RNA sequence: AGAGUUUGAUCCUGGCUCAGAACGAACGCUGGCGGCGUGCUUAACACAUGCAAGUCGUGCGCGAUUGGGCUUCGGUCCAGUUGAGCGGCGAACGGGUGCGUAACACGUGGAUAAUCUGCCUUUGGGCUCGGAAUAACCUCUCGAAAGAGGGGCUAAUGCCGGAUAAGCCCACGGGAGCUUCGGCUCUUGUGGGAAAAGGUGGCCUCUAUUUAUAAGCUAUCACCUGAAGAUGAGUCCGCGGCCCAUCAGCUAGUUGGCGGGGUAAAAGCCCACCAAGGCAACGACGGAUAGCUGGUCUGAGAGGAUGAUCAGCCACACUGGGACUGAGACACGGCCCAGACUCCUACGGGAGGCAGCAGUGGGGAAUAUUGGACAAUGGGCGCAAGCCUGAUCCAGCAAUGUCGUGUGUGUGAUGAAGGCCCUUGGGUUGUAAAGCACUGUCAGCGGGAACGAAUAGCCUAGGGUAUAAUAUCCACUAAGAUUGACGGUACCCGCAGAGGAAGGACCGGCUAACUCUGUGCCAGCAGCCGCGGUAAUACAGGGGGUCCAAGCGUUGUUCGGAAUCACUGGGCGUAAAGCGCGUGUAGGCGGCUAUGUAAGUCGGAUGUGAAAUCCCUCAGCUCAACUGAGGACGUGCAUCCGAAACUGUGUAGCUAGAGUAUCGGAGGGGGUGGUGGAAUUUCUGGUGUAGAGGUGAAAUUCGUAGAUAUCAGUAGGAACACCUGUGGCGAAGGCGACCACCUGGACGAUAACUGACGCUGAGACGCGAAAGCGUGGGUAGCAAACAGGAUUAGAUACCCUGGUAGUCCACGCCGUAAACGAUGAGAGCUAGAUGUUGCGGGUAUUGACCCCUGCAGUGUCGCAGCUAACGCAUUAAGCUCUCCGCCUGGGGAGUACGGUCGCAAGAUUAAAACUCAAAGGAAUUGACGGGGGCCCGCACAAGCGGUGGAGCAUGUGGUUUAAUUCGACGCAACGCGCAGAACCUUACCUGGGUUUAAACUGCAGCGAGAAUUUACUAGAGAUAACUUAGUGCCUUCGGGAACGCCGGUUCAGGUGCUGCAUGGCUGUCGUCAGCUCGUGUCGUGAGAUGUUGGGUUAAGUCCCGCAACGAGCGCAACCCUCGCCUUUAGUUGCCAGCAUUAAGUUGGGCACUCUAGAGGGACUGCCGGUGAUAAGCCGGAGGAAGGUGGGGAUGACGUCAAGUCCUCAUGGCCCUUACGACCUGGGCUACACACGUGCUACAAUGGUCGGUACAGAGGGUUGCCAAGCCGCGAGGUGGAGCUAAUCCCAGAAAACCGAUCGUAGUCCGGAUUGGAGUCUGCAACUCGACUCCAUGAAGUCGGAAUCGCUAGUAAUCGCGAAUCAGAAUGUCGCGGUGAAUACGUUCCCGGGCCUUGUACACACCGCCC
Repeated sequence: AGAGUUUGAUCCUGGCUCAGAACGAACGCUGGCGGCGUGCUUAACACAUGCAAGUCGUGCGCGAUUGGGCUUCGGUCCAGUUGAGCGGCGAACGGGUGCGUAACACGUGGAUAAUCUGCCUUUGGGCUCGGAAUAACCUCUCGAAAGAGGGGCUAAUGCCGGAUAAGCCCACGGGAGCUUCGGCUCUUGUGGGAAAAGGUGGCCUCUAUUUAUAAGCUAUCACCUGAAGAUGAGUCCGCGGCCCAUCAGCUAGUUGGCGGGGUAAAAGCCCACCAAGGCAACGACGGAUAGCUGGUCUGAGAGGAUGAUCAGCCACACUGGGACUGAGACACGGCCCAGACUCCUACGGGAGGCAGCAGUGGGGAAUAUUGGACAAUGGGCGCAAGCCUGAUCCAGCAAUGUCGUGUGUGUGAUGAAGGCCCUUGGGUUGUAAAGCACUGUCAGCGGGAACGAAUAGCCUAGGGUAUAAUAUCCACUAAGAUUGACGGUACCCGCAGAGGAAGGACCGGCUAACUCUGUGCCAGCAGCCGCGGUAAUACAGGGGGUCCAAGCGUUGUUCGGAAUCACUGGGCGUAAAGCGCGUGUAGGCGGCUAUGUAAGUCGGAUGUGAAAUCCCUCAGCUCAACUGAGGACGUGCAUCCGAAACUGUGUAGCUAGAGUAUCGGAGGGGGUGGUGGAAUUUCUGGUGUAGAGGUGAAAUUCGUAGAUAUCAGUAGGAACACCUGUGGCGAAGGCGACCACCUGGACGAUAACUGACGCUGAGACGCGAAAGCGUGGGUAGCAAACAGGAUUAGAUACCCUGGUAGUCCACGCCGUAAACGAUGAGAGCUAGAUGUUGCGGGUAUUGACCCCUGCAGUGUCGCAGCUAACGCAUUAAGCUCUCCGCCUGGGGAGUACGGUCGCAAGAUUAAAACUCAAAGGAAUUGACGGGGGCCCGCACAAGCGGUGGAGCAUGUGGUUUAAUUCGACGCAACGCGCAGAACCUUACCUGGGUUUAAACUGCAGCGAGAAUUUACUAGAGAUAACUUAGUGCCUUCGGGAACGCCGGUUCAGGUGCUGCAUGGCUGUCGUCAGCUCGUGUCGUGAGAUGUUGGGUUAAGUCCCGCAACGAGCGCAACCCUCGCCUUUAGUUGCCAGCAUUAAGUUGGGCACUCUAGAGGGACUGCCGGUGAUAAGCCGGAGGAAGGUGGGGAUGACGUCAAGUCCUCAUGGCCCUUACGACCUGGGCUACACACGUGCUACAAUGGUCGGUACAGAGGGUUGCCAAGCCGCGAGGUGGAGCUAAUCCCAGAAAACCGAUCGUAGUCCGGAUUGGAGUCUGCAACUCGACUCCAUGAAGUCGGAAUCGCUAGUAAUCGCGAAUCAGAAUGUCGCGGUGAAUACGUUCCCGGGCCUUGUACACACCGCCC
């Protein structure tokens, strides 16, 4: 110090969340020791039991009792123990709790001239004479008890009276000083008033009795009365610290006065009378919450939160009230009354108060022992010893916190074993372990052994004061003995032995730490984002790692981060946020000069700011925590002294702010009254006739009772065309015909007057569009509601025909709008350029312009600057000042409740529960749009031919089945994988048999010479048994290689799953013209630029321009083929001329055709026009071919998780006597039906018959197969030729020439079926093709819809090939014949570029209500 999270990405705004620290904590897992702290935060809930406040016999009497002395045995004296009582002091401290309290309760600083103070200290003066009672005790009575009452005896330091009074108190006077003028202090006079208590020790100096004692003396402790101090307490005042205004008014003892009362003391503290005040927006009153502080936690600080332990103050003691005693209480362990609760009871009455220490129940997530001791410290009483003390000191329990410490140290690599991972090589756990050598803290055992405790008390001795005194006493000194709960504890020594001592959380990012297995949106995790749907570093477990460590995590709370309430330190055009606008009260702020003052301000001094805490230094426990000592701090408050710049305030001035005055012009500024014309509509009359009106098209509607149209007139209401302009006026809302009257404001010029009179403005008051409301008018047009007609799936809408409130006027309400510049008002400063409105100045001019310039408005552009960006930019959103308003995540909600206003509608003020992790702003790139512009394509249009109807073929769906194997599903699945399922193929089904295997690699053994093969038997076959032929190759003769069988092992095998784990290949957009990069530049950034623009092209093709300059993949070209020519070559090809034949058959020839090599040719090259002089386009010439000559191959970045794990390859998963492999038979060929693709047709441009022509490209030795012969034919036979420009397949067909048929279910059409055959093949039953004879179905051109094609194309005709034993209407090729049409780009579909909007980004098959 930051980080995660809104988006495809970006910047910003903004919330949520995390990392830190802390805790009186709790919970989970775990747990060695010690020191020091801490421990009911909840029920101020209820409490059993014990203890927590007593003490004094040196105040007093009495009882009991022990020992001793005396005794007349009745008793009495001394010393002691003990009981209750009278009396004194204490019990008002100490200890607990935080209910109440928002208050002089607390904190701080003052006041008390308005007060008190026991015990204590200092000091003055005293301590005299008497008296009457009473408890205890005895006795009687009542009562269950608690207790009460009557009678009798008795004492005091208990109570009462008298005397005395330095001083004290009270009343009335005199004087002096001080004063806040209220009074206070000192002094003095007169009068009055109030005291006391003794106890104990010692002694005989004085006095009295003369022994010794006390009435005496002395000491000490008490007692009385004053003065002073100290301590403690009371009261009053200034200032300070919580929330709510949805609490705005509160108050009759209330505010004050006079007089009384009362108190220790001022005072309405209380009372009588009089006055009517007092408090409040600087928050009264009311409500909610709360003990306050020093401090504690956090924070850089300022702050925020908090008020456990320790300390100060306050309040309380079962709840409420009250007083008594006392120096002090309205009293925790006192009293009285009332209440609730609990207990006892003989039912009549009584007793009690743990918020003391322990402890119990209860509540709760949760908080300890019914312990020891008065040894220390402190307190009460006492002369003292001492007694009491749950204060306190200790111990116990709890990892509750913090601090310290240990659980070993060194060495040790075959890097052991085991675990985990693995690419199988290894890696890791890991020097970790084991092993070896050591050490001994803590715990354990044994021994020693403290400090806290002595200036205390006691006792002895010495000295000293008082004294007559050697007694006695004592703030003196010395010696001695004694006192420890903790505790035999800390600490020290010894012994033994690595022995007894490590866990928790986490490992997707934030955030340090990674892999395997299991699971399969399940189980689960999660602080936020989010993981999990078969390869999960996020779940669970294992291994490994990371961070802390006797703890670690979780939960809760607080602060921080959060500048996310912003004083330090934020904002408001669009993110939340400027009141709709003005006038103005309080308040805040305020021009220049001079001079006072000293409130603010600044400086100094003094007092205070308790201690503890924090900080610094030193010191004590071995260190630390902890503790002690000293210092510093304590930012504050009060008083005094000083300064005078600034603010305030007083005084005197000024004119630059503000205002007044005079002159002037501009204006839809406002109000009232009047006037005007155009138009709509109504009505009257005329002309006139069948429609009008309305719409996308119609209809409702109006019209023959005369509409619409047109002319003339009339009535009435509302609004004011042109002018009209980012032009004017107004505070805003708003204001528009003309005239008059009344009236507000701004502006310019002049500089005469006033002299800061100003700005803003919470409340308040006023104005405030439209709609709406009330009363009364008015109503032409328009027009919510409503009615009808259309549209539509519907149409409570859009469109049409009507139409009422309303719109208009007067008066009164309402008080809101995207009331917007989404921009509060005022002031100053900060480059310009250019329009325009109003007024003025200057120069010039006859004048008006033009030009220069000032002020006031209103626009556009633009610099600096600002801004998240967009943008703003002298009319600021820039730089500053003053004042007001408002905001603090989204939703809930501008809602509910309450208040105020309103006739109502409603307005205003204005929450919470709950819920989400976003909501949002600006900009970017895409995609999309029934947005725009430009352009292309058999995309439409123009044509030709089809499909959809029929039959059949084929594929698919569905259904069926033992199986009908599997895949492909819009275009881009469906004559697709399949270039060819009878067996095989084959993956499917039935049945049979098999298990290292049908095939491969290595090893061992065996075998026979092999391997291989013949025949036969069984079987459906695989297979088994038997049998025949065979005797191989290399050799250095040892053997080796190869082969078969068997065995074990490593492994094979899988068309099993996942194409959403993949490679490769392919389809598609699309042969569309696009897709990118480097450097530079621009932008905070995503990104942009380049690639956009002007032209052009089939093309991001080319040219020009340009903050871009270049480049790459695509386009084009290079490649193949066809078209022309040349050349080379001339067999198997060809034949012009010559010869020859039945025939290019042969001789001959290579000119031609052809074949196949090499070349040429075409480039907008030439001409004209056009274009920008470019690129190019148009036309022409020449040419076989002309603008890419035709066709092919060639497919950019990418998209579709497109297709394929069943071509192949491959990760993972699954099967292993089976999901592998073999065989038989079946199935993939099923069949109510639906769809796709085709073939054949429906006929005369045709069918049939006969005859006659003309191709190209292919294939052929497991092959093509000629001639001849046989068969109606499929075919058979036959065997010539051909490894092919030679032979064969091989007759091309449409065409042409004739003949026939005559529009019909036909001489069309050929399905289907019967019969008979041929061929292939081991085998045609399921299930082949073909032939012949017979049969002769549907079908007469096909609904909605839909497909292909732009020239050698469509259409039509046949031929060939691959696959293949056989089996094409399919596929791939080949040639023959050979059209029609394209105006054009409005529309449908698809695509490209630019631009625009977007709340889309899974991207419109979106998002969303």

Annotation: The prediction has a mean pLDDT of 83. A computed fold for a 1409-nucleotide RNA from an uncultured prokaryote, annotated as small-subunit ribosomal RNA. The RNAcentral record of the sequence draws on ENA.